[in-house]
Formats: sequence, C1' cells, structure tokens
RNA sequence: GGAGUUCUCCGGGCGAUCGUCGGCAGCCUUCGGGCUGCGGGAGGAAAGUCCGGACUCCGCAGGGCACCGUAGGAGGUAACGCCUCUCCGCCGUGAGGCGCGGAUUAGAGCAACAGAGACGAGUCGGUCUUCGGAUCGGGUGAAACGGGCAAUCUCUACGGGGAGCAACAUCAAAUAGGCAGCCACACGGACCGGCCCGGUUUCGGCUGCGGGUAGAUGGCUUGAGGCGGCGCGCGAGCGUCGUCCUAGAAGAAUGAUCGCCGUCGUCGGGCUCCCGACGAAACAGAAUCCGGCUUAUAGGGGAGGUCCCGCU
Repeated sequence: GGAGUUCUCCGGGCGAUCGUCGGCAGCCUUCGGGCUGCGGGAGGAAAGUCCGGACUCCGCAGGGCACCGUAGGAGGUAACGCCUCUCCGCCGUGAGGCGCGGAUUAGAGCAACAGAGACGAGUCGGUCUUCGGAUCGGGUGAAACGGGCAAUCUCUACGGGGAGCAACAUCAAAUAGGCAGCCACACGGACCGGCCCGGUUUCGGCUGCGGGUAGAUGGCUUGAGGCGGCGCGCGAGCGUCGUCCUAGAAGAAUGAUCGCCGUCGUCGGGCUCCCGACGAAACAGAAUCCGGCUUAUAGGGGAGGUCCCGCU
C1' cells in the first nucleotide's frame, strides 16, 4: 500500500417565525371551551407481526392418547425457536463463517450408476464335505451381510388451553324491547263482518327499575427502565450503590418556511492550501408494554484480529 474479516457508534447541528398534540400554572367563560406563560413531543429499525413474555377475559379435578413445536454439552434469562461459552463436523491460506449435530441391538421404509447380486436374501470362481453346509479369493460400488439415511415414517426427552388493548373494567343518552306499580276499561285500535249493531281483547296512559347501544372515562405508559461507579463471571449476564424521568394521540399531534455552520459532489479563481457559485443528503414513521429475530437503510466514524506485496 492492497484485499478480506469481526464487533461497535452516528445517522446532520444551532437559531428565528408560524402551526400542532398532550402536561402544569394563571385569567376569562354562554361551562362546550378559549387566551397567556413555562417546560415536553418518533426510530435504529417505530416496519414484518415471525418467536417469547407481562397484562386482561373465557375455559379448566387428576392422568393418558392424539396434534404441534424444540433437539450435542453447559450456562444466561421472566421466557424463548433468543443469547453466551465450548465439543464435533463442514467451508476458508487465514482472521473467521456455517449447523440439514438425540436415537438405526423397538419396528417399518429407502439407496442413482456400476455390478452375478442392493436391503429380501442369496450368489461368481476355487477348495473341503457327513451333501445340511463350511471356508478362502477376485471384480463393481458410498455401501456386499454388515453398515448408511431419522430434513422418510417412527421412538425418546422436554415444552405447549383459547382469544387478544377493537383485551377488559366503570359511568351512561335518544329510540325500540323487558319487568314492576298506579290509572282507565269510556272513547279509540286490532280481530270476527260486505256494512251497521253486537261480541272478543294480554292492545292503552303515567311513573319507576333493569340489560345492551351511541358517547365518555379508566386500562395508558415508572419499566424484567436508562446512565455511571464498584464487585463477581472467559462470556451472555448478575449483584450493589448513586443518579435521571424520557411521547401518549383516537380521522389519530410530532409539521412548514428561512438564516448560519458542518459533510459530499461539480465548476471557476487559484493551483501546498484557501475563496466563491450551484447542487445533493437514505430507509422510514409510535398506537398496551417489554425481550429477541428478520427485513429496509444515502453517507460517515471507531476498535480488534488476518492474508498478500514493497521498503528498512
């Protein structure tokens, strides 16, 4: 100097004006809300909803079968199919990467080409023979009678009830049902009837109660939480002390414009370096919360190994 590898961090900064969501304080109010001030307001993936949990409701004596999932060993964790260490196997010169790593004396199934014969046993050649068989050898092939494949069924061990915050809980209109009490039994309605008279009627009116709907509120964000020190552990991580509070909407806020600076690219002056003009900057966007995995991501930074080339 080049190539490759693992881990990790950032993913524009500051300011002004206008706007928006929710919090606190004050003032006003026609009680619906409004105004002013202060401080707060997206991400490393908020995504896919693929695993695992918290939480809520429903279900459930106990045990077994079936079904589904997981699979070296040890450990971490609330839990996991996640993570760590390690053994084995494969790939790579190497740093390192990958895992289709339980069991084939419980049973079944399968094996291209070659080969006489491929999972059922038998069989090519030689020798021996009590004619039942025994023994030796060559060739093919991954494999020839004893092995392989469990990512074929199966067996073993372990785990698994269902639905999900539109869960669920509380308050609670209008209209129409339900129940109870009171009033009326007259008029009216309905039915019988072509019509009238007549007859039947649990239909009526008022009040109260109750269930559910609209709507409102809670659930809702302080949590297996972040940061730092110390101790333990190879590590994932654990313990302890200190410190911090960091969105909570419901047709759903987190935005728009401008200025300066930083980064990158092009052009010009300059031409070590500096100045000016123009342009560019990704993936994406909370919706109960948390731990993971996976996928997308312009550009930039840091650290640890490795291989090759050159010089000393």